[in-house]
This is a predicted structure of a 1421-nucleotide RNA (small-subunit ribosomal RNA) from an uncultured Chloroflexota bacterium. The prediction has a mean pLDDT of 84. Rfam family: Bacterial small subunit ribosomal RNA. Gene Ontology terms of the family: ribosome and structural constituent of ribosome.
């Protein structure tokens, strides 16, 4: 939303006529079965005709309304059944269903013709009564009411039993129901007001034509503009009319401490609807869910010609949906209709199903049971936990199943759908009966495994990138249980729209300002009133609910009975203190009037200098022109600039000028003068008597910039044009420039229109400046100066108070009253639509979708800064010497490769780890091998000539094999055992990953001078303070100061070393005063003097010392920083590999090589190279070692071989240098790369891949671009020279030792690190930060958009069913009248009257138009 099928409203034979069946009797006939026909009587009931069908049941569309709620009114009603009261009920007509005859039609149903009855229909009579209409009393404040009285109109219906009576139709009575006419009641309805309950103003100079009244009809039951005619022009709205949008109100449900927010299922009251719309008919009662007539839609039936239908009754179907039941029993109860009555009917109701949908209540087992079973889960391997839990003994039986009895519920007898159901007895038997969620915090509950920013979780926050209490499982715990979680909605929490109960300097909020309308809100003093307010009394506030007492199902839910409460309304009576209201009064508010004072207050006219530029005319001459960080562009030789006269034109008016005045602000308002005019302030206290604040709409003002017509234009400049800067410069800078910038007029109407503070009025400590007016007091001859009250203005500082803080604080942002705006997460967006406004630009009002988890304020600590201030450091600068170029060594990236093992990576990786890779090393890679391993422990079996040797075999070696041969240890009770080796198992292994699990070490910042604590104290806090300030130091060293005192890590010192005495010892010197070695010791501490300061601290000089003011050097590194660096030095958590990711061997790699980069070495040469000669060190090393001396070789070495395990030998003749020569500017006699050849040495082995020698080759480089780096003195340079690794060695590295032995610092702006202090901050992984706009893609919302589709309500005209009403009806017509006619009951005719039928108004609803209005949609935007 549409409905198959059955039910849901009937019922009366005591209104009727009939029509059928029983039975009895009587006739009749008969085929004896029984048929007709009558009479009686009982049934049944199709039609006539009465009530009922207007109640029950259902269900929310519609409807912002007198529809609901409440309280009231009707002097303006109606009410069948029912109650009570009066009164009648007399007397006639004339149809019609049914029925019968026949016709139409598929059917539905429809027409003719005949007969018939009533309580049906019609007339007549009568009226206590009733309604009209006249008078009329009396009542009431009234439009009334109660009566009198005349006139006119209006009624009826019988049935049923008993009796009596009649042969019998009939008649009488009684008693009963029924009827007329009417009064009253109960009860139901109708009508009409007050108030009270939703959103929208982006719906308002708005709506409205029967519209607002009024008169008169007309219509209802009745009042009313409910209809009409005719008059008038009103009615409603800012206390929101009119529109839109949404909703059936209400008792009452939920929630919430309350207020109040939400809602309106069920039950109860009301409205409102029965497929959509629209009429009416009957009726008492409808405009009628199961009635009717029409239009629409739609389904069905059909013979196509016409039909039926309306589940929002009970069930049930079928779609739609995330969802919602049986086509059940029964009228036993309760209630309804009918009816005398029995009784019929009753999907209302009573019961019964189905749904854990909700509420209560119960059960799924009690009790006992530890060596704490088994399993399972963690585990530090000991254990612990599931845990009395299980098993297993005991016992009980709700509920269960089964047997058996069996109800109230029914008032006098039967009669019970539930129901063989609640409830009772017995038996049986722990038996048939437990899950859901969760366990990071909020939040009650934690482990492990698996996963690996996947998978997946989330309510917020947020978990997950290899250890996850967050995901998944497992154990285990929590939390609730026949029910847990999840979704959804609604209140809460959330004072987050605050009425209770908030806010707007700066968090989201003060209108740009004034006038001022409504409208709040309002000084004192008295009367009064009683309107709000209080208080009492009466009346409502349905029941149900709620809440309290109690009773009834075994308790409870549930439910019976009494009580209570309840805002509000309405009412009677009171009170008057406050508020309103009304009167008379008052002067303290407000205004007036008098005197007086300041000011750039505002509008007009008019006028004055100065200076900019222009043009004229003179002086002059070339860039002293003009700009700038520097230039150019421009202007100048047609004469600039600069000077000196003159003229002309527009703007603004220095100085005075102020931290100042004046304005309502905002603009704002500045030379003199005049004219015109607003406001303020003092004084004195004369007048008015609350006249007053505040102010939504409204009105008017309103900087700059823009607009529009017309002027004006000097100087300034948007646009724009040129120069420059740049990567680029549509810019900052320069030259020039037009709108404008000025006047008048007229728009605009915004700003950080800020004091980001709205206005008025009272109140609440001070101090100080200053305008402006008033008073005094000093001093004076007087007077403006100096003092001090005061009031009005402007500041600054600050008590209480207030504020998140910042801060404000008589000018509040305090304490208060009052009115006004205006706010309620960010972004979307002050924007789209819309309307208003404007000449545009634009403005005023002002959302939405979408999206975010924040957006913000304030103040803190830090970090940062092309902020500031102070201060250090080879930071810079001033030097010296290199690096960057070349060869070459290293180390690195990257190549490349079987492998080129790994780490390290700006400073702080890259001569690092590595103080020694040919094999080892070595982790790499290839290939042989091995598997209790090369190494540990335990366990167990084996092995006794074991265990090691030696030799074979085979390979490349490792290993594999096997025979011979040699051959032990410890104990022993002599049996043996123990060790070993062999096998087996437990385990070793691993440089395999996680330096982002870590220990421990380290590096940087940084030897920088800082980081903290404890106590007080300040702050709400975070945090400060101390530690900041003034000084001073290398130094948070030291003094002074100070709400701080004080400690503690650092910093100094204490420590070692060198310099200087002194003293003690002393080998290895020839001696020894010395030197020299070890070791204790002095000595320096700004300790003396001057000088500066603040006489502090300290600083500059000076003496005296070896040595000064931390005398050099060194060790020593603070809280942190950086997920810096190491799992490959060690150690360790986890994972991981277990005949391999262990292990062991041979070989090869780590040594590759287009490039690139670090760091070096040697060099480019004469301050040099080469020869010759000569001269002085330290440190340290040395026995598988350092080697003298001797000899051999040119030589690296090589043979001999003394000495020393070392102040004793030895390594060791140091070089630079001095001296003589010699080159002589040259790629050389500078350079040594590089490559032959030939040796030497270590090593098992120098092909890959080792050092060194001798000859011979002789590259490239002639001082290095950008950039860089190191050092302030015994320092750089420049020289050599010891050690460590180490068989050898690539060392030119490292660490250390001596010897020569400088330059230079003015100075701190700049480069970089750093440290204080301050000051911004949108930074906090902290400027390598953050963040901002456009482009490219992809995707969502919205919004415009030629247009196109659709919804809804209005409106004009056309058409117009049904139907009421009207008006006509020439056709139909029994009843009433009139006439005639005749077989006296009938036809004829006429009238009344009804009806069809036509006509008109009106009408759902069609059509047809131009708009409104809200919505889809639409290339593009």
């Nucleotide at each position: 939303u549409g409905c198959a099928u059955g039910c849901a409203a009937g019922u009366c034979g005591a209104a009727c006529g009939g029509a059928g069946a029983g039975c009895a009797c009587c006739g009749g006939c008969u085929u004896c079965g029984g048929c007709c026909g009558g009479u009686g009587u009982u049934u049944u009931u199709a039609g006539u005709g009465g009530c009922g069908g207007a109640c029950g049941g259902c269900u929310g569309a519609g409807g912002a309304a007198c529809a609901c709620g409440u309280g009231a009114g009707c002097a303006a009603c109606c009410u069948g059944c029912c109650c009570u009261g009066a009164g009648g009920a007399g007397g006639g007509g004339g149809a019609u269903a049914a029925c019968c005859c026949g016709c139409c039609g598929a059917a539905a149903g429809g027409g003719g013709g005949g007969c018939u009855a009533a309580a049906a229909c019609c007339g007549c009579a009568u009226a206590g009564c009733c309604u009209g209409a006249g008078c009329u009393a009396c009542c009431g404040c009234g439009a009334g009411g109660u009566g009198g009285u005349u006139c006119a109109g209006g009624a009826a219906a019988g049935g049923u039993u008993g009796c009596c009576u009649g042969a019998g139709a009939g008649g009488g009575u009684a008693a009963c129901u029924g009827c007329c006419u009417u009064g009253g009641g109960a009860g139901g309805g109708g009508c009409u007001c007050g108030c009270g309950g939703c959103c929208u103003a982006u719906c308002a100079u708005g709506g409205u034509a029967g519209u607002u009244g009024g008169u008169g009809a007309g219509g209802u039951a009745g009042u009313g503009g409910c209809u009409c005619a005719c008059c008038a022009a009103g009615c409603c709205g800012a206390a929101g009319a009119c529109g839109g949008g949404u909703a059936g109100c209400u008792g009452g449900u939920c929630u919430g401490a309350g207020a109040g927010g939400a809602c309106g299922g069920c039950c109860a009251g009301c409205c409102a609807g029965a497929g959509g719309g629209g009429g009416a008919c009957u009726g008492a009662g409808a405009c009628a869910c199961g009635g009717c007539c029409c239009c629409c839609a739609c389904u069905c039936c059909u013979a196509c010609g016409g039909g039926a239908g309306g589940c929002a009754g009970c069930a049930g179907c079928a779609g739609g949906g995330g969802a919602u039941c049986u086509u059940g029993c029964g009228c036993a109860a309760u209630g309804g209709g009918c009816g005398a009555a029995a009784g019929c009917c009753u999907g209302a109701c009573g019961c019964a199903g189905c749904g854990a949908c909700g509420c209560c209540g119960c059960g799924u087992g009690g009790g006992g049971g530890a060596a704490g079973a088994a399993g399972g889960c963690c585990u530090u391997c000991g254990g612990g936990u599931u845990g009395u839990a299980a098993a297993c003994c005991c016992c009980u039986u709700u509920u269960c199943u089964u047997g058996g009895g069996g109800a109230c519920g029914a008032g006098g007898a039967a009669g019970g759908a539930c129901g063989g159901u609640a409830c009772c007895c017995g038996a049986g038997g722990a038996a048939g009966a437990a899950g859901c969620c969760c366990c990071g915090g909020c939040u009650a509950a934690c482990u492990a495994c698996g996963u690996g920013c996947c998978a997946g979780c989330a309510g917020c926050c947020g978990c997950g990138g290899u250890a996850a209490g967050a995901c998944g499982u497992a154990g285990g715990g929590g939390g609730c249980g026949a029910g847990c979680g999840u979704u959804g909605u609604c209140c809460g929490g959330a004072u987050u729209u605050a009425c209770u109960g908030g806010g707007c300097g700066u968090a989201a909020a003060g209108g740009g300002c004034g006038c001022g309308u409504a409208g709040g809100c309002g000084g004192u003093g008295u009367a009064g009133u009683a309107u709000g307010u209080c208080c009492c009394g009466g009346g409502u506030g349905a029941a149900a609910g709620c809440c309290c007492c109690u009773g009834g199902c075994u308790u409870a839910a549930c439910u019976g009975g009494g009580g209570g409460a309840g805002a509000g309304c309405c009412u009677g009576g009171g009170a008057a203190a406050c508020g309103g209201c009304u009167g008379c009064g008052c002067u303290a508010g407000a205004g007036g009037g008098c005197g007086g004072c300041a000011g750039a207050g505002g509008c007009g006219a008019g006028u004055g200098g100065a200076a900019u530029u222009c043009c004229c005319g003179g002086u002059g001459u070339a860039g002293u022109u003009g700009g700038u960080g520097a230039u150019a562009u421009g202007c100048g030789u047609a004469g600039a600039g600069a000077u000196c006269g003159g003229g002309a034109g527009g703007a603004a008016c220095a100085c005075c000028c102020g931290u100042g005045g004046c304005g309502a602000a905002g603009g704002g308002c500045g030379g003199c003068u005049c004219g015109c005019u607003g406001g303020g302030c003092c004084g004195a206290a004369c007048c008015u008597g609350a006249c007053g604040c505040u102010g939504a709409g409204g009105c008017g003002c309103g900087a700059a910039a823009g607009c529009g017509u017309g002027g004006g234009g000097a100087g300034c400049g948007a646009a724009c044009c040129g120069g420059a800067u740049u990567a680029g410069a549509u810019a900052c800078c320069c030259g020039g420039g037009u709108a404008g910038u000025c006047c008048a007029c007229g728009c605009c109407c915004u700003a950080a229109a800020c004091g980001a503070u709205g206005g008025a009025u009272g109140c609440u400590g001070g101090g100080u400046a200053u305008g402006g007016g008033g008073g005094g007091g000093u001093a004076u001859c007087g007077a403006c100066c100096c003092c001090c009250c005061u009031c009005c203005g402007u500041g600054c500082c600050g008590a209480a108070g207030c504020a998140c803080a910042c801060g404000c604080g008589a000018u509040a942002a305090g304490c208060a009253u009052c009115c006004c705006g205006c706010c309620u997460g960010g972004g979307g967006a002050g924007u789209a639509c819309g309307g208003c406004u404007g000449c545009a630009a634009g403005g005023c009002u002002a959302a939405a979708u979408c999206u975010c988890a924040a957006a913000g304020g304030a103040a803190u600590u830090g970090a940062c800064g092309g902020g500031g201030c102070c201060c250090c450091g080879c930071a810079c600068a001033a030097g010296c010497a290199g690096c960057g170029g070349a060869g070459c060594g290293u180390g690195u990236g990257g190549u490349u490769u079987a492998a080129u093992u790994c780490g390290a990576u700006g400073c702080u990786a890259a001569g690092c780890g590595c103080a020694g890779a040919a094999c080892c090393u070595u982790a790499c890679c290839a290939g042989g091998g091995u598997u209790u391993g090369a190494c540990a422990u335990g366990u167990u079996g084996g092995u006794g000539g074991u265990a090691c040797c030696c030799u074979c075999c085979u390979g490349a070696a490792a290993g594999g094999g096997u025979a011979g041969g040699g051959g032990a240890c410890c104990c022993u009770u002599c049996g043996g055992g123990g060790a070993g080796c062999c096998g087996a198992c437990a385990c070793a292994g691993g440089u395999g990953c996680u330096g982002c699990a870590u220990g421990g070490c380290u590096g940087u910042c940084g030897u920088c001078a800082g980081c903290u604590c404890g106590u007080g104290c300040c702050g709400u806090g975070a945090g400060g303070u101390g530690u900041u300030g003034g000084g001073u130091u290398a130094a948070g060293u030291c003094c002074c100061g100070c709400a701080a005192c004080g400690a503690g890590c650092g910093c100094a010192a204490c420590c070692c070393u060198c310099g200087u005495c002194g003293u003690u010892a002393g080998u290895u010197g020839a001696a020894u005063u010395c030197u020299c070695u070890a070791g204790c010791g002095a000595g320096a501490u700004u300790g003396c003097c001057c000088c500066g300061c603040g006489c502090a601290a300290c600083g500059g000089g000076g003496a005296g010392g070896a040595a000064g003011g931390u005398g050099g050097g060194g060790a020593u590194g603070a809280u942190g920083u950086c997920a810096a660096g190491u799992c490959a030095g060690c150690a360790u958590g986890g994972c991981u590999c277990u005949u391999a990711c262990g292990c062991c061997c041979u070989g090869g790699g780590c040594u590759a090589c287009a490039c690139a980069c670090a760091c070096g070495c040697u060099a480019c040469a004469a301050u040099g190279g080469c020869c010759g000669g000569g001269a002085c060190a330290a440190c340290g090393g040395g026995c598988a070692g350092c080697c003298a001396c001797g000899u051999c070789g040119u030589g690296a070495g090589g043979c001999g071989g003394a000495g020393c395990g070392a102040a004793u030998c030895c390594c060791u003749c140091a070089a630079a240098c001095c001296c003589g020569g010699u080159c002589u500017c040259a790629g050389u006699u500078g350079g040594g790369a590089u490559u032959g050849c030939a040796g030497g040495c270590u090593g098992c082995a120098a092909c890959c891949c080792g050092c060194c020698u001798g000859c011979a080759u002789g590259a490239a480089c002639c001082c290095g671009g950008a950039g860089u780096u190191g050092c302030u003195a015994g320092u750089a340079a420049c020289c050599g020279u010891g050690g460590g690794u180490c068989a050898g060695c690539a060392c030119u590295a490292c660490c250390g030792c001596g010897g020569u032995g400088a330059a230079u610092a003015c100075g701190u702006u700049c480069c970089c690190g750093g440290g204080g202090c301050u000051u911004g901050u949108a930074c906090a992984c902290a400027c390598c930060g953050c963040c901002c706009g456009u482009c490219a893609c992809g995707u969502c919302a919205u919004g415009g958009a030629a247009g196109u589709c659709g919804a809804c309500a209005a409106c004009g005209c056309c058409u117009g069913a049904a139907g009421u009403c009207g008006c006509u009806g020439a056709g139909c017509u029994a009843a009433c009248c009139c006439c005639g006619a005749c077989u006296u009951g009938u036809c004829g005719g006429g009238g009344a009257g009804u009806c069809a039928g036509g006509c008109g108004c009106c009408g759902a609803g069609g059509g047809u138009g131009g708009g409104g209005c809200c919505g889809g949609u639409g290339a593009c935007u």